[in-house]
Small-subunit ribosomal RNA, central domain from Odonthalia washingtoniensis, 362 nucleotides, folded computationally. Model confidence (mean pLDDT): 81 of 100. Taxonomically the source falls in Odonthalia (Eukaryota, Florideophyceae, Rhodymeniophycidae, Rhodomelaceae).
Context: one part of a larger RNA
RNA sequence: CUGGGCGUAAAGGGUCCGUAGACUGUAAAAUGAAUUAAUUUUGAAAUCUUAAAGUUCAAUUUUCAAUACAUUUUUAAAAUUGUUUUACUUGAGUUUUAUACGGAAAAACAUAAUUUGAUAAGGAAAGAUAAAAUUUGUAGAGAUAUCAAGGAAUGCCGUUGGCGAAGGCUGUUUUUUAGUAAAAACUGACGUUGAGGGACGAAAGCGUAGGGAGCAAACAGGAUUAGAUACCCUGGUAGUCUACGCUGUAAACUCUGAGUGCUGGGAUUUAAGGUGAAUAAAAGAAAAAUUUAUUCAUUUAGAUAAUUAAGUUAACGCUAUAAGCACUCCGCCUGAAGAGUACGGUCGCAAGGUUGGAAUUC
Numbered sequence: 001c002u003g004g005g006c007g008u009a010a011a012g013g014g015u016c017c018g019u020a021g022a023c024u025g026u027a028a029a030a031u032g033a034a035u036u037a038a039u040u041u042u043g044a045a046a047u048c049u050u051a052a053a054g055u056u057c058a059a060u061u062u063u064c065a066a067u068a069c070a071u072u073u074u075u076a077a078a079a080u081u082g083u084u085u086u087a088c089u090u091g092a093g094u095u096u097u098a099u100a101c102g103g104a105a106a107a108a109c110a111u112a113a114u115u116u117g118a119u120a121a122g123g124a125a126a127g128a129u130a131a132a133a134u135u136u137g138u139a140g141a142g143a144u145a146u147c148a149a150g151g152a153a154u155g156c157c158g159u160u161g162g163c164g165a166a167g168g169c170u171g172u173u174u175u176u177u178a179g180u181a182a183a184a185a186c187u188g189a190c191g192u193u194g195a196g197g198g199a200c201g202a203a204a205g206c207g208u209a210g211g212g213a214g215c216a217a218a219c220a221g222g223a224u225u226a227g228a229u230a231c232c233c234u235g236g237u238a239g240u241c242u243a244c245g246c247u248g249u250a251a252a253c254u255c256u257g258a259g260u261g262c263u264g265g266g267a268u269u270u271a272a273g274g275u276g277a278a279u280a281a282a283a284g285a286a287a288a289a290u291u292u293a294u295u296c297a298u299u300u301a302g303a304u305a306a307u308u309a310a311g312u313u314a315a316c317g318c319u320a321u322a323a324g325c326a327c328u329c330c331g332c333c334u335g336a337a338g339a340g341u342a343c344g345g346u347c348g349c350a351a352g353g354u355u356g357g358a359a360u361u362c
Stems, first nucleotide, its partner, number of pairs: 004333003007316002012330001014200004021193003025088007033081002035077004042070002049065001051063003091190001092187006099181003103177007110154002115149006125136002162169002205246006214240002219235004257329006264308002267304005273299010311318002335362003344355004
């Protein structure tokens, strides 16, 4: 290399968009490039292989024969692939209509609480812990009442729930904006994947300018302890927040790449229209029918889970949201340590990221 793999043993890229490439629905016609069959030609000799001969045998030597594969000529075939043309609607998309949704951005407003300040009244403790001390307090604290300031966060609803490609997203309103789900009409394969490439990407961190209530790396002090550079306590600065840039990593996990088709049953839940049933209300003398509302069942399309059969798996388990049965494309793995290190390239303000070995040892 081939082969075999990637939930937990090594191995799915953090996620999406998308270039080249690879793969690509149904039906018909043409072509004959790939393909198949026959035919022609060439691939020196030696060597290799096969069968003989001779040297007493062997190596060595001599002679005969040969496939496969590839190149080339001509003729034919037309299923499959390719190319061209025509058509189709089930893949894909577009438009319209309606409802639902913490998807995103901006602005305005609201709320309890913490903290601080002011005022009032008050008069000795408060706070902390297993226990204490550091700490605050007669220069009047803590507790109480009223007012003010400021920052951050959004109680109940609330969830086995919803949305988003992932990261992630929850006070209210308005504006702008994306997506998904239903029905009808339209376009007519416009598709899938995606090396390079681009965009997004928690927290921490970096730059500039603001902001700073609470919390809190670092740091200081008090304890604990043999020691205590910790756990506990009292303080406390970066940071946490906003704007604009950068960084580009996480147990970025479902440790499970994307897409398509197929293969059993039961359960929960969302939306929509249709159908069936029940209950209530309306007008009506009554019934039927009608309209509205609610509930249940069913259907369609999603979502969900601590469910299980066949199947699968080394086992655990997975099981229509597959780790089952298949196909297409990409990424990745090949004993452990050395090492995600060195060197070089590249990106970054830096921190570092990315690509990524070898010697050596077992």